RNA sequence: GCCGCCGUAGCUCAGUUGGCAGAGCAGCCGCCUUAUAAGCGGCAGGCCGUGCGUUCGAGACGCACCGGCGGCC
Numbered sequence: 001g002c003c004g005c006c007g008u009a010g011c012u013c014a015g016u017u018g019g020c021a022g023a024g025c026a027g028c029c030g031c032c033u034u035a036u037a038a039g040c041g042g043c044a045g046g047c048c049g050u051g052c053g054u055u056c057g058a059g060a061c062g063c064a065c066c067g068g069c070g071g072c073c
Base pairs, nucleotide, nucleotide: 001072002071003070004069005068006067007066010025011024012023013022019056027043028042029041030040031039049065050064051063052062053061
C1' cells in the first nucleotide's frame, strides 16, 4: 500500500427484510430471609465510531475518514 471483518447501554453481544433501539451481566429500589447470598418484581442507563449522501423514513444502504483485528505484497 491492497483486501476482508468488526465498532450499538459500564461489560459481552442481538437487531442483516429500511418503519418505536433490545437481551444477559453489572448498577439502583423493593419483595423474600434473623441476616447475607441465591431467587422474584421493578427502575435507570445508548440520539447506534465521525461526517456527508440516498430515502417520506437509516443502527441497517452508498462514499470518505477514524479506531481495532486478520490476511496479502
Transfer RNA from an uncultured Clostridia bacterium, 73 nucleotides, folded computationally. It matches the Rfam family "tRNA".